[in-house]
RNA sequence: CGGGGGAUAGUGUAAUGGUAACACGCCUGGUUCGGGUCCAGGAGAUUUCGGGUUCGAGUCCCGAUCCCCCGA
Repeated sequence: CGGGGGAUAGUGUAAUGGUAACACGCCUGGUUCGGGUCCAGGAGAUUUCGGGUUCGAGUCCCGAUCCCCCGA
RNA backbone atom coordinates (compact mmCIF):
# COMPACT_ATOMS: atom_id res chain seq x y z
C1' C A 1 0.00 0.00 0.00
C1' G A 2 -4.13 -3.62 -1.64
C1' G A 3 -8.16 -7.06 -0.12
C1' G A 4 -11.46 -9.20 3.68
C1' G A 5 -13.79 -9.26 8.65
C1' G A 6 -15.15 -6.79 13.22
C1' A A 7 -16.91 -2.37 16.81
C1' U A 8 -24.22 -3.28 20.35
C1' A A 9 -25.46 -2.65 28.65
C1' G A 10 -19.86 -3.73 33.34
C1' U A 11 -18.34 -8.62 30.36
C1' G A 12 -19.50 -12.22 26.40
C1' U A 13 -22.77 -12.49 22.43
C1' A A 14 -27.95 -12.12 19.51
C1' A A 15 -31.16 -9.11 16.57
C1' U A 16 -36.20 -10.36 8.24
C1' G A 17 -35.47 -2.40 7.40
C1' G A 18 -40.53 -1.94 12.14
C1' U A 19 -40.84 -1.87 20.81
C1' A A 20 -32.58 -3.37 20.81
C1' A A 21 -32.71 -9.42 23.17
C1' C A 22 -30.18 -13.52 25.95
C1' A A 23 -26.43 -15.29 29.54
C1' C A 24 -23.16 -13.81 33.41
C1' G A 25 -22.51 -9.66 36.59
C1' C A 26 -25.15 -5.55 39.54
C1' C A 27 -29.63 -3.91 42.75
C1' U A 28 -34.25 -5.28 45.67
C1' G A 29 -37.27 -9.05 47.86
C1' G A 30 -38.14 -14.35 49.19
C1' U A 31 -35.54 -18.80 51.02
C1' U A 32 -31.15 -19.51 55.26
C1' C A 33 -28.94 -18.59 62.04
C1' G A 34 -25.67 -16.25 58.09
C1' G A 35 -23.51 -17.01 53.18
C1' G A 36 -23.80 -19.81 48.68
C1' U A 37 -27.44 -22.34 45.63
C1' C A 38 -32.40 -21.64 44.07
C1' C A 39 -37.05 -18.51 43.16
C1' A A 40 -39.47 -13.62 41.91
C1' G A 41 -38.84 -8.64 40.36
C1' G A 42 -35.80 -4.37 38.75
C1' A A 43 -32.03 -0.94 36.93
C1' G A 44 -28.46 -0.51 33.19
C1' A A 45 -27.35 1.00 25.62
C1' U A 46 -27.71 8.28 21.71
C1' U A 47 -25.81 0.22 18.74
C1' U A 48 -17.38 3.54 17.61
C1' C A 49 -17.86 8.61 15.02
C1' G A 50 -19.88 11.87 10.79
C1' G A 51 -23.06 12.01 6.60
C1' G A 52 -26.71 9.71 2.95
C1' U A 53 -31.13 6.55 1.39
C1' U A 54 -36.04 5.50 3.61
C1' C A 55 -42.42 6.86 6.44
C1' G A 56 -38.85 4.14 9.51
C1' A A 57 -31.57 2.21 9.90
C1' G A 58 -27.93 -1.78 14.83
C1' U A 59 -29.19 -3.63 9.81
C1' C A 60 -28.57 -0.68 3.28
C1' C A 61 -24.81 3.17 0.92
C1' C A 62 -20.35 6.72 1.52
C1' G A 63 -16.38 8.58 4.58
C1' A A 64 -13.37 8.55 9.24
C1' U A 65 -11.12 6.08 13.65
C1' C A 66 -9.52 1.65 16.13
C1' C A 67 -8.75 -3.87 16.29
C1' C A 68 -7.97 -8.75 13.73
C1' C A 69 -6.69 -11.80 9.28
C1' C A 70 -4.54 -12.44 4.19
C1' G A 71 -1.35 -10.52 0.35
C1' A A 72 2.51 -7.23 -1.38

The RNA shown here (transfer RNA) has 72 nucleotides and comes from a Candidatus Wolfebacteria bacterium.
The coordinates come from a structure-prediction model, not an experiment, and the mean pLDDT is 84.
Its Rfam family is "tRNA". The family's RNA type in Rfam is transfer RNA. From the family's description: Transfer RNA (tRNA) molecules are approximately 80 nucleotides in length.
RNAcentral holds the sequence, with entries from ENA.
RNAcentral records the identical sequence in 2 taxa.